[in-house]
RNA sequence: AGAGUUUGAUCCUGGCUCAGAUUGAACGCUGGCGGCAUGCCUAACACAUGCAAGUCGAACGGCAGCAUGUUCUGUAGCAAUACAGAAUGAUGGCGAGUGGCGUACGGGUGAGUAAUACAUAGGAAUCUGCCCUAGAGUGGGGGAUAACUCCGCGAAAGCGGAGCUAAUACCGCAUUAUCUCUACGGAGCAAAGCAGGGGAUCGUAAGACCUUGCGCUUUAGGAUGAGCCUAUGUCCGAUUAGCUAGUUGGUAGGGUAAAAGCCUACCAAGGCUGUGAUCGGUAGCUGGUCUGAGAGGACGACCAGCCACACUGGAACUGAGACACGGUCCAGACUCCUACGGGAGGCAGCAGUGGGGAAUAUUGGACAAUGGGGGAAACCCUGAUCCAGCGAUGCCGCGUGUGUGAAGAAGGCCUGCGGGUUGUAAAGCACUUUCGAUGGGGAGGAAAAGCUUAUUGCUAAUACCAAUAAGCCGUGACGUUACCCAUAUAAGAAGCACCGGCAAACUCUGUGCCAGCAGCCGCGGUAAUACAGAGGGUGCAAGCGUUAGUCGGAGUUAUUGGGCGUAAAGCGUGCGUAGGUGGAAAUUCAAGUCAGUUGUGAAAGCCCCGGGCUCAACCUGGGAACUGCAGCUGAUACUGGAUUUCUUGAGUAUGGUAGAGGAAAGUGGAAUUCCCAGUGUAGCGGUGGAAUGCGUAGAUAUUGGGAGGAACACCAGUGGCGAAGGCGGCUUUCUGGACCUAUACUGACACUGAAGCACGAAAGCGUGGGGAGCAAACAGGAUUAGAUACCCUGGUAGUCCACGCUGUAAACGAUGAGAACUAGAUGUUAGUUCCGCACUGCGGAAUUAGUAUCGAAGCUAACGCGUUAAGUUCUCCGCCUGGGAAGUACGGUCGCAAGAUUAAAACUCAAAGGAAUUGACGGGGACUCGCACAAGCGGUGGAGCAUGUGGUUUAAUUCGAUGCUACCCGAAAAACCUUACCUACCCUUGACAUCCUAGGAAUCCUCCAGAGAUGGGGGAGUGCUCGAAAGAGAACCUGGGCACAGGUGCUGCAUGGCCGUCGUCAGCUCGUGUCGUGAGAUGUUGGGUUAAGUCCCGCAACGAGCGCAACCCUUGUCAUUAGUUGCUACGAAAGGGCACUCUAAUGAGACUGCCGGUGACAAACCGGAGGAAGGUGGGGAUGACGUCAGGUCCUCAUGGCCCUUAUGGGUAGGGCUUCACACGUCAUACAAUGGUCGGUACAGAGGGUUGCCAACCCGCGAGGGGGAGCCAAUCCCACAAAACCGAUCGUAGUCCGGAUCGUAGUCUGCAACUCGACUACGUGAAGUCGGAAUCGCUAGUAAUCGCGGAUCAGCAUGUCGCGGUGAAUACGUUCCCGGGUCUUGUACACACCGCCCGUCACACCAUGGGAGUGGGUUCUACCAGAAGUUGCUAGCCUAACCGCAAGGAAGGCGGCUACCACGGUAGGGUUCAUGACUGGGGUGAAGUCGUAACAAGGUAACC
Repeated sequence: AGAGUUUGAUCCUGGCUCAGAUUGAACGCUGGCGGCAUGCCUAACACAUGCAAGUCGAACGGCAGCAUGUUCUGUAGCAAUACAGAAUGAUGGCGAGUGGCGUACGGGUGAGUAAUACAUAGGAAUCUGCCCUAGAGUGGGGGAUAACUCCGCGAAAGCGGAGCUAAUACCGCAUUAUCUCUACGGAGCAAAGCAGGGGAUCGUAAGACCUUGCGCUUUAGGAUGAGCCUAUGUCCGAUUAGCUAGUUGGUAGGGUAAAAGCCUACCAAGGCUGUGAUCGGUAGCUGGUCUGAGAGGACGACCAGCCACACUGGAACUGAGACACGGUCCAGACUCCUACGGGAGGCAGCAGUGGGGAAUAUUGGACAAUGGGGGAAACCCUGAUCCAGCGAUGCCGCGUGUGUGAAGAAGGCCUGCGGGUUGUAAAGCACUUUCGAUGGGGAGGAAAAGCUUAUUGCUAAUACCAAUAAGCCGUGACGUUACCCAUAUAAGAAGCACCGGCAAACUCUGUGCCAGCAGCCGCGGUAAUACAGAGGGUGCAAGCGUUAGUCGGAGUUAUUGGGCGUAAAGCGUGCGUAGGUGGAAAUUCAAGUCAGUUGUGAAAGCCCCGGGCUCAACCUGGGAACUGCAGCUGAUACUGGAUUUCUUGAGUAUGGUAGAGGAAAGUGGAAUUCCCAGUGUAGCGGUGGAAUGCGUAGAUAUUGGGAGGAACACCAGUGGCGAAGGCGGCUUUCUGGACCUAUACUGACACUGAAGCACGAAAGCGUGGGGAGCAAACAGGAUUAGAUACCCUGGUAGUCCACGCUGUAAACGAUGAGAACUAGAUGUUAGUUCCGCACUGCGGAAUUAGUAUCGAAGCUAACGCGUUAAGUUCUCCGCCUGGGAAGUACGGUCGCAAGAUUAAAACUCAAAGGAAUUGACGGGGACUCGCACAAGCGGUGGAGCAUGUGGUUUAAUUCGAUGCUACCCGAAAAACCUUACCUACCCUUGACAUCCUAGGAAUCCUCCAGAGAUGGGGGAGUGCUCGAAAGAGAACCUGGGCACAGGUGCUGCAUGGCCGUCGUCAGCUCGUGUCGUGAGAUGUUGGGUUAAGUCCCGCAACGAGCGCAACCCUUGUCAUUAGUUGCUACGAAAGGGCACUCUAAUGAGACUGCCGGUGACAAACCGGAGGAAGGUGGGGAUGACGUCAGGUCCUCAUGGCCCUUAUGGGUAGGGCUUCACACGUCAUACAAUGGUCGGUACAGAGGGUUGCCAACCCGCGAGGGGGAGCCAAUCCCACAAAACCGAUCGUAGUCCGGAUCGUAGUCUGCAACUCGACUACGUGAAGUCGGAAUCGCUAGUAAUCGCGGAUCAGCAUGUCGCGGUGAAUACGUUCCCGGGUCUUGUACACACCGCCCGUCACACCAUGGGAGUGGGUUCUACCAGAAGUUGCUAGCCUAACCGCAAGGAAGGCGGCUACCACGGUAGGGUUCAUGACUGGGGUGAAGUCGUAACAAGGUAACC
């Protein structure tokens, strides 16, 4: 720091996703050790059990229990003494109690709380136990009460009565001020003792007394802690806009520790709010933590500070402090006990239990340390704390060995079979021993306190006490501690995820759109690096992955740091309030700003430098930092406040100019329509073509007159005016704004503009008019498969006017307003100034204000913009943040309604989109070519037949080919064979190949069984090479054997090769350069020309390649050479000859070369000459880059899969030849240009020894016999036919046509039944030129006529060739089809056989409405009123004080009262859930109907 993903590709916009870090985590697999941290995020859900707050006997009365002492008694004993009992608080101590202090700390939790909180900085009107400093005091009395005893009630908890008693408990009196109150005279308020020691004095004693310490009272100050106030900051929602009656302030009173509406009465009517009040939702706040470069964003576990809470709600008491977690009272819910009468309880303390949950630990040890409470202290208490346990939850560290070791072992995996890899990895050899195990040793955490002694202080004191010093004693939960040593052995210790791209890492097997994977893109439909397994590899490592969350990447909310013409985004336009911003000069202030300094910014954390654990994590010392806030001092440029001045911004006045600017009134002509009248007659109108409609009752047309409404031709113009919407005949009135010129005046008066207000096309709505034309709806006619449309005929709202609403448009320049700056050129409108001229005018220059085209720099993703900016800057406003859902729902506001405005979410997708590029396509355009059309000739489609295909049938009808580019195609020949199919019968190393072994040569003849394959016999017969021989070898046959053979089985969508097609169309590309961010473009486009990207010219291109052409074959002319089997002028033959024909070899010839014209001086075209041939002479071969996953695995080859006594092999028979039917392609016909009969003539190219077969004979004929010739320019096939001559037929189902059938034959063949061809005789079907449609052909062509070959035993209407006869037509490119080039549009790129919209039907999902229903919360009014506090109160009671007493003061109980929690009633608001039915929405490989959009999308589209 980026990457993947929209496209055929590109750039951009834009979302989604990933890589990083992190966590109080959880889950899966795995798991050796240690250190340091950390551990209910959910149910503030409910809790069994234990513990978590006590302590003080040096405050007190005491003595239940324990121990001791004393006394007495008893027993034992000589006694010491021991034991037992009793008494005794005498002692150590101490249960319970009174009293003091503590329990308000420590510990937990985060429910509530958006401000009674927290953070930061300040403030004044306060309190503060224990503690510190200082002053003063501590005198003298009194009455009770618990405990205890007795009695009583109760199940219990507990309670009541009577009696006794103490205090540092309680209450007076005295004294008191630098205390409090005050009317300034005065008045009022304290206290407690306890312990140690003691010389003198007093006292019987107790003690007094003195002293020390502790305590107590009071005062002042401090420290600490707490309370209160102010400012600033602290989440989201405006679909929450108004809130507030103690509310805001004052006065008086009350109240508090203290200011204050904190409370009450009265008075005033204030206070808060767009800088967001009120309301709703959410939330403890902070130091900090995580992330980030930072700014920020998210979070607030652990640790620390503050707050709040303690089952829920309320309340106060006590106290220095609480409205109190382990206190009280009341209400409520829940749980427990109960004798049913009544009671008890509160783990959000530590453990622990249940429950919830994806999920979070032990009912542990110790007060040894640190700290806290009490105490004089010892000491006691302390689930605070320190430790241990559990959990890989996190961070950090260590280990699981190290070295050597190639036969590169075995095994695994892969393989091209050679090998590669696992891999120095293992084994083996040598070594080490951390951690762990066992045994032994062993720090530190410990300082104190206590006791003894000494010194000092206090004191009368050598007491006590305190301080210091020395000595003694001696305190560890952890703990089997850390650490060290020894012993033994490589011994006990590696997994997890991933391997298609992002993103490091690849192969095999299995599977076959299945199973599955997936963070995104996407994998899987038989060769999956993406699934699963394996081998191998990569990454991390006692962990690794996954899931969830946060930040980052994301500049994707943009302060740093984004945008708004077309991607999302400028309000339709203006006026204008608040607000924001604001010209020049001077003075002043010092708010902002800047500088310095002071205070604060807790500690911890982060950072830096050190130190301590072996290192690290961790701990620790110091520093820095804490970017903040506040105080003080200073500076004064800039901003701001105040004052004074200025004129350039802005405005005003005077004078001109142009204008469809607005409103009102009036008025004009043309046209349409209607009415009246005239002329006139049969049509008019309308369309692609028609019809509906109008018209003989007189239309249309035409003439004249009239009525009425609406709109204003020409002028007219990228002309004008207006803020926009918009504005168009003419005249008048009223009225707004702009521009120009020069002077004068005001003196910043300005710009923008949230709210707000106004204007605002068309359509629409209301009321009343008006209504000619046009025209939604509607009707009819057409079109159509349909046509609720497009077209036509009619036609109502409406369009028009007045008044009122509506408030929206693609209200667009898709471009907010204002200001400044930054090259120009050209046109035009309105002015002003100047100049010139041929002067009512024209032209030019300059300068203002508009308007338009091009264009530099610059900007832009590109297109484009470009002084009228989308350039460079400033000010202000509005708006955007992926697509869809949706500008929709709900709510609010507005509206008569229609609707407008404001404006979401769930859910769903990985895109949606902009600009440009290359193609393809268009019922877009331009040019052009082709038997493409047209012009012609002949066919097909109709008939019967042949043949192929589909379908059907079948045991099988083998398989393939399926628009053009399958269908007389593979097949250049299915009776058997072929043959792949079916049935039946057989074989299993096989019919065929290689190898081993044994035997035999091979081979030939023959018999039996069988349908045959096959099986069983018999006979003949031995060869070739080497070697002297034995023997060996090659080939062949047979038996046996292991590997293997074999497959026309599958996949042409795994392939090679070959072929078809576009298309013999003229195209397809490359290198370098240039242009473009890029895909790409250029070249290859343009002007001409050509059959041609053929050539020429031009040109940011210059060249080149594959194609075109040419080179090749053939044919047409000639020459030369050669001539037998050919030819032949010699009469024939023989013989001769080689001129001619011919044969076959070599050459010549044609090149736009020549002439004329056109063209651009070109290329080229047109015409002509010559020539056998003329512009490629004709024909063939030759097929660019590529397209169609075109065809072929059944020609061949081949990967993979499959079969292996069968999907292989053999044999016989059958089938491929079926037959209601459909299609393709031929042949034959329908006849007279013909049929039949007779006669006569002329080819070319081929084939022939398993062959062609002559003459001659036989047969009507097919053919038979025969055998000459020929291995072929020699012989044969082999008579060519149409043509020509003559005859006949006479338009008919015929003397046409020949199908079909019968009979008899011929030939081939082992065999013609299924199933051959031919012959003869007889039979004589359909068919009389063929609907829609469709095919071929441009010259030796079509048409027509016959001949030959291959295949082949036989079989040809097919096919491949050959020659004979031999036409017609082409104006031309409008149209159909196909191709090429350029251009245009595109939402297509699988490329129009494309894409794509909506309803309906089905399934699922979320959501709105909905009669309602059920919860939560909140408000208003009222009822009610526990506990408590306030106030009142003589119903009852009462020790202290006063009083001689009566009684009083005061208090308590009770009662009433105000406030108030729970609760209740009624009515609202808000929110959640649910609801028959219902609305639209979304999603879903192959449903229905149409075809709306994208091309002129077939009616341009859109709002």
Record summary:
Model confidence (mean pLDDT): 84 of 100. Small-subunit ribosomal RNA from an uncultured bacterium, 1503 nucleotides, folded computationally. RNAcentral holds the sequence, with entries from ENA and Greengenes.